[in-house]
């Protein structure tokens, strides 16, 4: 000067004031008073993923739609995490990858350029011609462009060209190492002219829908009111099959109050063992908000940290103190963050 | 919890990506008119909300963020 990983993000005391729970007392039995205990986050945010849980009656097959996409592991699962492989960036530590298939098919490659599912503008060579030019050959060189008949070197050739040879690339076959992605070695072949699949698509794997405003219970009141279809038809999950249920559909009316769900969890901490790690197993210990217009605040004093100024170097004065509040729960991803502590590596 | 939108000063188009950026109103100038308006002609005016990525190329495709609106 960089790379990478982790922790913290105000503290103490007094007074007054909140929410939950528990104990005691009083009493009008749900209020009051007193004591104890507990009381917002690493992101509580975004709502981008996955689940637990709930209801739809549930089993199999399928369609539609969607997601993922190198390999091996972890996990309840995941588009997550760990470790590898290959490719790219960087001097390096490290970082990034949307990473199956272009020989199943279809499609696009504007402009420029001769030509972008194929080709000859310039050039080179040969013949004719006074010259200009013309006929044939060529695709190595130049130009155009993001990309131009695989690349580089040599030989052959009229001049060239995988035309030939060696090396590299590509395809196929086999050996060795590895669970595997792959790596490496050997042989054969002159070789399907490029790119794009965050183009349509093909292949493999997976996915039912719904969401705590889910779903239940109670109280009270109103109009069990009106209309239609049906007697095993029809309806109930997109289709089919099985199997089960029992009337179904539409209009209209009443309540909008209370209670449950509501926090013991794929949970947290410590230790041991195994593993590169993610993590797993075993042992011990702990309980850590549950509100419902939505609780943890106000004030005083001292201190901590940072910034600025002064300084007699003892300190003094002033200012500031990040991002930001649970509302079913959990595992991730992404985004925001003043300041402080700290490990390893180049 | 769910669904949309952002393009010129304003209101809006923009297809399965071609190096373009449009229309109307407004604005500036000219012409016309006694003067103004109307009509006609010409012009100016754009980080396509922001950033990253794919691609030769992104207003358009993908991801993240910001803001606005609706259920």
């Nucleotide at each position: 000067a960089g790379a990478u990983a982790g922790c913290u993000g105000g503290g103490c005391g007094g007074c007054c004031g909140c929410u939950a729970u528990u104990c005691c007392g009083a009493c009008u039995u749900g209020u009051c008073g007193g004591g104890g205990u507990a009381g917002a986050g690493g992101a509580a945010a975004g709502u981008c993923c996955g689940a637990g849980c709930u209801c739809c009656a549930c089993c199999g097959g399928g369609a539609a739609g969607g997601a993922u996409g190198c390999c091996c592991g972890c996990u309840a699962a995941c588009a997550g995490c760990g470790g590898g492989g290959c490719g790219g960036g960087g001097u390096g530590a490290c970082c990034c990858g949307a990473c199956g298939g272009a020989a199943a098919g279809u499609g696009c490659c504007a402009c420029a350029g001769a030509a972008a599912c194929a080709u000859a503008c310039c050039g080179c060579c040969u013949g004719c011609u006074c010259a200009g030019g013309u006929a044939g050959g060529u695709a190595a060189g130049g130009g155009u462009g993001a990309a131009a008949u695989g690349g580089c070197g040599a030989g052959u050739u009229a001049a060239g060209a995988g035309c030939u040879c060696a090396c590299c690339g590509c395809u196929c076959u086999g050996g060795u190492g590895g669970u595997g992605a792959c790596a490496u070695c050997a042989g054969a072949g002159g070789c399907a002219g490029g790119g794009c699949a965050a183009a349509c698509c093909c292949c493999a794997u997976c996915c039912g829908g719904u969401g705590c405003a889910a779903g239940g219970c109670c109280u009270a009141a109103u109009a069990g009111g009106g209309g239609g279809a049906a007697u095993a038809u029809g309806g109930g999950u997109c289709c089919c099959g099985g199997a089960c249920c029992a009337u179904c559909c539409c209009c209209g009316g009443g309540u909008u109050g209370g209670c449950c769900g509501c926090a013991u969890g794929a949970u947290c901490c410590c230790g041991a063992u195994g593993g590169c790690a993610a993590c797993a197993u075993c042992g011990g210990g702990g309980c850590u908000a549950g509100a419902u217009a939505g609780a943890u605040g106000g004030u005083c004093g001292c201190c901590g940290u940072c910034c600025c100024g002064a300084u007699u170097c003892g300190u003094c004065g002033g200012g500031a103190u990040a991002c930001a509040g649970a509302a079913c729960u959990c595992g991730g991803c992404u985004u925001a963050c003043a300041g402080g502590c700290c490990g390893u590596c180049u | 919890g769910c669904g949309a939108g952002a393009u010129a000063g304003c209101u809006c188009a923009g297809g399965c990506g071609g190096u373009c950026a449009g229309a109307g109103c407004g604005u500036c100038g000219g012409a016309u008119u006694c003067a103004u308006a109307a009509c006609c002609c010409g012009g100016a005016g754009g980080u396509c909300g922001a950033g990253a990525g794919u691609u030769c190329g992104a207003g358009u495709c993908u991801c993240u963020c910001u803001c606005u609106c609706g259920c």

Predicted 3D model of RNase P RNA and transfer RNA as a complex of 417 nucleotides. It holds a member of the Rfam family "Bacterial RNase P class A". Rfam classes the family as a ribozyme. Its mean pLDDT, the model's own confidence on a scale to 100, is 75.